Notes:
This is a predicted structure of a 1415-nucleotide RNA (small-subunit ribosomal RNA) from a metagenome.
[in-house]
RNA sequence: AGAGUUUGAUCCUGGCUCAGAUUGAACGCUGGCGGCAUGCCUAACACAUGCAAGUCGAACGAGGAACAGGAGCUGCUUGCAGCACCUGGAACCGAGUGGCGGACGGGUGAGUAACACGUGACCAAUCUACCUUCAGGCGGGGGACAACCCGGGGAAACUUGGGCUAAUACCGCGUAACGUUCUUCUGGCGCAUGCCGGUUGAAUCAAAGAUGGCCUCUUUACAAUGCUAUCACCUGAAGAGGAGGUCGCGGAGUAUCAGCUUGUUGGUGAGGUAAUGGCUCACCAAGGCUACGACGCUUAGCGGGUCUGAGAGGACGACCCGUCACAUUGGGACUGAGAUACGGCCCAGACUCCUACGGGAGGCAGCAGUGGGGAAUAUUGCGCAAUGGCCGAAAGGCUGACGCAGCGACGCCGCGUGCGGGAGGAAGCCCUUCGGGGUGUAAACCGCUGUCAGGGGGGAAGAAAUCUGGUCAUGGGAAUAUCAUGGUCAAUUGACGGUACCCCCAGAGGAAGCACCGGCUAACUCCGUGCCAGCAGCCGCGGUAAUACGGAGGGUGCAAGCGUUGUUCGGAAUUACUGGGCGUAAAGCGCGGGCAGGCGGUCCGUUAAGUCCCCUGUGAAACUCCGAGGCUCAACUUCGGACAUGCAGGAGAUACUGGCGGGCUAGGGAUCGGUAGAGGCAGGCGGAAUUCCUAGUGUAGCGGUGGAAUGCGUAGAUAUUAGGAAGAACACCUGUGGCGAAGGCGGCCUGCUGGGCCGAUUCUGACGCUGAUCCGCGAAAGCGUGGGGAGCAAACAGGAUUAGAUACCCUGGUAGUCCACGCCGUAAACGAUGGGCACUAGAUGCUGGGCUUAUAGACAGGUUCAGUGUCGCAGUUAACGCAUUAAGUGCCCCGCCUGGGGAGUACGGCCGCAAGGCUGAAACUCAAAGGAAUUGACGGGGGCCCGCACAAGCGGUGGAGCAUGUGGUUUAGUUCGAAGCAACGCGAAGAACCUUACCCAGACUUGACAUCUUAGUGAAAGCUUCUGGAAACAGUUGCCCCUCUUCGGAGCACUAUGACAGGUGCUGCAUGGCUGUCGUCAGCUCGUGUCGUGAGAUGUUGGGUUAAGUCCCGCAACGAGCGCAACCCCUGGUCUAUGUUGCCAGCGAGUAAUGUCGGGGACUCAUAGAUAACUGCCGGUGAUAACCGGAGGAAGGUGGGGACGACGUCAAGUCAUCAUGGCCCUUACGUCUGGGGCUACACACGUGCUACAAUGGCCGGUACAAAGGGCUGCGAUAUCGUGAGAUGGAGCGAAUCCCAAAAAGCCGGUCCAAGUUCGGAUUGUAGUCUGCAACUCGACUACAUGAAGGUGGAAUCGCUAGUAAUCGUGUAUCAGCUACGCCACGGUGAAUACGUUCCCGGGCCUUGUACACGC
Repeated sequence: AGAGUUUGAUCCUGGCUCAGAUUGAACGCUGGCGGCAUGCCUAACACAUGCAAGUCGAACGAGGAACAGGAGCUGCUUGCAGCACCUGGAACCGAGUGGCGGACGGGUGAGUAACACGUGACCAAUCUACCUUCAGGCGGGGGACAACCCGGGGAAACUUGGGCUAAUACCGCGUAACGUUCUUCUGGCGCAUGCCGGUUGAAUCAAAGAUGGCCUCUUUACAAUGCUAUCACCUGAAGAGGAGGUCGCGGAGUAUCAGCUUGUUGGUGAGGUAAUGGCUCACCAAGGCUACGACGCUUAGCGGGUCUGAGAGGACGACCCGUCACAUUGGGACUGAGAUACGGCCCAGACUCCUACGGGAGGCAGCAGUGGGGAAUAUUGCGCAAUGGCCGAAAGGCUGACGCAGCGACGCCGCGUGCGGGAGGAAGCCCUUCGGGGUGUAAACCGCUGUCAGGGGGGAAGAAAUCUGGUCAUGGGAAUAUCAUGGUCAAUUGACGGUACCCCCAGAGGAAGCACCGGCUAACUCCGUGCCAGCAGCCGCGGUAAUACGGAGGGUGCAAGCGUUGUUCGGAAUUACUGGGCGUAAAGCGCGGGCAGGCGGUCCGUUAAGUCCCCUGUGAAACUCCGAGGCUCAACUUCGGACAUGCAGGAGAUACUGGCGGGCUAGGGAUCGGUAGAGGCAGGCGGAAUUCCUAGUGUAGCGGUGGAAUGCGUAGAUAUUAGGAAGAACACCUGUGGCGAAGGCGGCCUGCUGGGCCGAUUCUGACGCUGAUCCGCGAAAGCGUGGGGAGCAAACAGGAUUAGAUACCCUGGUAGUCCACGCCGUAAACGAUGGGCACUAGAUGCUGGGCUUAUAGACAGGUUCAGUGUCGCAGUUAACGCAUUAAGUGCCCCGCCUGGGGAGUACGGCCGCAAGGCUGAAACUCAAAGGAAUUGACGGGGGCCCGCACAAGCGGUGGAGCAUGUGGUUUAGUUCGAAGCAACGCGAAGAACCUUACCCAGACUUGACAUCUUAGUGAAAGCUUCUGGAAACAGUUGCCCCUCUUCGGAGCACUAUGACAGGUGCUGCAUGGCUGUCGUCAGCUCGUGUCGUGAGAUGUUGGGUUAAGUCCCGCAACGAGCGCAACCCCUGGUCUAUGUUGCCAGCGAGUAAUGUCGGGGACUCAUAGAUAACUGCCGGUGAUAACCGGAGGAAGGUGGGGACGACGUCAAGUCAUCAUGGCCCUUACGUCUGGGGCUACACACGUGCUACAAUGGCCGGUACAAAGGGCUGCGAUAUCGUGAGAUGGAGCGAAUCCCAAAAAGCCGGUCCAAGUUCGGAUUGUAGUCUGCAACUCGACUACAUGAAGGUGGAAUCGCUAGUAAUCGUGUAUCAGCUACGCCACGGUGAAUACGUUCCCGGGCCUUGUACACGC
């Protein structure tokens, strides 16, 4: 210090979440030791039991028991035991009187928003026991009441009558001032009231003794008196500490709490208090507080501080310290120096307990402890040894304050669980590409050490004192007594605790877990699971290959802890003082006026409030920081310093702000003169149009729409003419023109009236700006009352449209629209931009005014104010954009915002007749919502262009029969895949068996096939016989009896064993490869540069042109790549070479005839090579590119055809061509065999064939191809058969022979419009061929049969020239064939294209988008 998350990507806005620190914590897993801290946050809920405040006999009287002494009685052994009595006094006990203390200490945070707290002042308005200092005093008397005794009542608590008694208890008297009150005179001072003194006089108020010691007098003695010491006591003054009161300032929320208050505010008087005061009372006055938040409500003890934070802040107020409040709830006083009193009293309430029912007792928010509540918080411990408190002269007593111990990893800190060596890198486990790698020097093993824990031994400090005894000194004292103080010596005192610490012994021995490992965030693999189980702080993982679930191995982080949950701050500049915003992201009030408030021009003087500097006081300690010290270190603790930003007081400075005073004129206002305007209000007037009424003319329609209908019209409409009535609105002018604060304002005239602008003189003298609350204005719609109502027109009705049509369209039509008066108070009331002032380049329009130039005058020109537009620089902005009319740069004031939804909703309040408006939440829920811009995609958006895309044509499909594929259905099985175009005569260029993957049945198990190990055999294989069987298979007969060799063995084959084979089983959404498609469409990109914050853009857009991102020109682009084109193949011309199997012009020979033969290379043809075409030439157009036309040429503008398919899209297709990861099967999901099935058949679809006929069918004759194929082959001539074909075999591995007949065509004949001499399905019979085998299930032939069908609905397909159409031919696969399919070949050979509006698809540019799994 940041990070994740909105998007396809980007920038911004904005929320959510995380990493840090923290804790009086809790929960989960785990847990060795010690130190120091800390421990009911909830029920201020209820409490059993014990303890927590007593002490003093040196204030006082009495009692008790024990002891000592004495005499007595009884038992009786001389003496003992018991009983009762008397005396005694040191000590003891529990009550009582009395004193001091129970107002401290300890607990809790309920209440309290307050002078309760904090801070700083003040009390001239106060009190103060004990303590300290100073001054003085302490005389002399009296009467009681407890205890106690005797009675009464009561269950008890307790109470009551009578009687006795003491005091440091109580009460008079005396004395007394420097006290108090009054008074006379007077000094000083201050801060208003006044304060501090001196002085005269008067009044008034005190006291208590106890103990130790000594001793004169008296006395028998004790004692008393006296003296003395100490401690008490009284009065006064002062101090210290404590308490009380007052004031300034400070610190919660809420305005959905706006008004509150009657002792209230003040006065006079009185009372009361320690003291001021409405504190209380009487009377008088009517005040007091409040938007700077009164009053109310909610919450809360406050501070030092704690946590966090860079700080400013924010949150908190456990422990410790200060302070306040409270003590079962509420109220009250008493006592006292002090209380309105936690362990006191009284009353009332609730609760608990006792009770004899009459009445009583109690108060853990003291320490332990119990129940309860709760996620949750400890022992009914030890001790007064230390520190401190109360009492006491003291010893001492009391002290759950406190010191310690116990329990809890609750926190912080420290230590340990070993250290060194040790590679065959052991085993195990995990992973693996099977080679290896990891755990890992880790372990084992060797050597060493000894912290902590364990055992044994030693053993502190904390203790200083008090006190006692001895001694010394000093003081008081008459004193050598006694007392006090100090020094010194001796003795005494420890809960913790035999603890800390030290030494010895033994032995690595007893001591490691928790979380995490997708990103944020350090750390990765395997298995299991299969949107299941689960995880998750956010984003998000999981639907068969999960680094995200669960386990394991490994790793990472912390460590006696680790995680989780909760809390607070931080990050969050996400409430912004430091330090944010408001055109479009949330956010400018619809507009104006204006009180308070905030801010305010220029000069001089003054003041010193703000401001600045210096000084003083205070800002407790602890805490924090710094420096030292003590526990072995640290935590912890001790000491010193700093800090303490604050408050108060004092001295100074005076620039700025403020106050006061005085000026000025640049802001503002006023005056005079001009000027533009739909500015406002009122009254009047006008014409056009519409509708209605009357009358005329006139006849069949009008009206309305995309097209219609409803509607109007023969009772006369519409149209047209004339007259009349009514209401509303003002065409043209009219303009990013004008006016107004906004809403808004439009015929003409008049009246009244507001504001602006320009010019000029003078006046005023900061009078200004903004503006919470408030007041006014405020479109349309709506509401009330009364008018008005032509047109228009919510609602409503009807007609259409439509799947529907509560709409859009049409015909009607009521409120309303209009006027007057009164409400409402909202709008995308928008420039989505509050107002004011100032400053900061310009260019160019328009409106209004002035000046100037010019002129006879005007226009035009220049210039200056005010307004209104467009463009644009700097600047600014997230970008878009804004840009002197700012969204720039500054100042002042106001309003508003703080994630989306819920919701401008609910409740409350205010306003309104109502409708509703203003103000305005929460629960809950999401991880986004949003702005601008980018690239795509899309649009029943636009522009340009192309394509058999449409159009123009020709021929089909869809109807029939059949073939074939698919769906569906059926089936034991009808194997599987392909699914819009781009599946469906597709994989399949050949399913009777095989193929074959499916079904049924029968078999095999290292296997039908591959490699290897180990062992055995020497054959195996092959040929062959027989049996069973459907076959596979099982058994069996015969022939054969392995090869090489260095003699070790090797090879080959079989049998057995184990590794393994095998799988057309799954996943094409794990993949490779291949393919389809957009699309042979013209596109797709890159480097550098430039622009942009960025995604991206530019280039590739633009103007032309092209089949083309083809080329040219222009251009912040310049180049390049993949595509286009060309290079390749076929075809079309020519030339050259060669000339067999091809050819035959000329020459020769021969035949019935034929290049048949000799020969020839001319021609055709074949093979190979070359050439030819490039918009090259000419004309036209054009800047060019190019286009059009022409010539020549076999061919002309890519000549025709093919191959060739950019970046990519469709998770397109294929795991069944092949390959392949993972998963699955392994006597089966493998393999073999027989049979069946893939050929089923109510039906639906696709693709084809044949037809429906005369441009035809049939019969006869006759002509002309190309390209292929052929040895398990093609098969001639010939013979046989009606034919399929058979017999037979010449020739040919083929420019030679064969398939092979080409067909349409042409010539001739026949049929005569019909279900036919069309059509051939179907069926019967008889055959042929292939094949192991044609039943399921082949093709073909002959004869017979002769179905549907007469040109095909909606719809739909192909084709632009050697094309469509039509006619045959051939190949592959193949034994045969379902081929009418596919692929190829040639023959004959058209029609049409105006054109690009529309349909489909595509390309480029542009535009909108809330789409991006992209319409």

It matches the Rfam family "Bacterial small subunit ribosomal RNA". Rfam links the family to the GO terms ribosome and structural constituent of ribosome.
Its mean pLDDT, the model's own confidence on a scale to 100, is 84.